Model confidence (mean pLDDT): 84 of 100. This is a predicted structure of a 72-nucleotide RNA (transfer RNA) from a bacterium.
């Protein structure tokens, strides 16, 4: 070059058209003489970027950047 997948919170990831979540990590309560571990609770997103379709997109098309792997 050329074809395929992924890009969602600090991490790893789930979510396939209709209220953007789950461990783990972070702070906070509570419990204990203390600390630890279970246990409650909270904060934290431009769902890569721009466009385009829908009444409505994280989700569908197009285009760009990135990473990964497959031909050449």
């Nucleotide at each position: 070059g050329u074809c395929g997948g992924c890009g969602u919170a600090g991490c790893u990831c789930a979510g396939u058209g209709g209220c953007a979540g789950a461990g783990c990590g972070a702070g906070g309560g509570a419990c204990u003489c203390a600390u630890a571990a279970a246990c409650c609770c909270u904060a934290g997103g431009u769902c890569a970027c721009a466009g385009g379709u829908u009444c409505g997109a994280u989700c569908c098309c197009u285009g760009u950047c990135g990473c990964c792997g497959g031909c050449a």
Record summary
Rfam family: tRNA. By type it is a transfer RNA.